[in-house]
Molecule: transfer RNA
Organism: Candidatus Servula neotermitis
RNA sequence: GGGGCUAUAGCGUAGCUGGUAGCGCGUCUCCAUGGCAUGGAGAAGGUCGUGGGUUCGACUCCCACUAGCUCCA
Numbered sequence: 001g002g003g004g005c006u007a008u009a010g011c012g013u014a015g016c017u018g019g020u021a022g023c024g025c026g027u028c029u030c031c032a033u034g035g036c037a038u039g040g041a042g043a044a045g046g047u048c049g050u051g052g053g054u055u056c057g058a059c060u061c062c063c064a065c066u067a068g069c070u071c072c073a
Base pairs, nucleotide, nucleotide: 001072002071003070004069005068006067007066010025011024012023013022019056027043028042029041030040031039032038049065050064051063052062053061
């Protein structure tokens, strides 16, 4: 210098032909127990890496950039 992959909640991850983003753990509240553990019920928490473009509508498609991993030179 060139190619490929990855980036989604505090952590680990799923998602899709373009149509309001889920799961597990964790956090908080309530119930059961004398209490802890545990079990049950519920809640909060995401501007989907950044900036543009296409579209009625983008996590999803296109372009550029950033970071990490990797291959070639």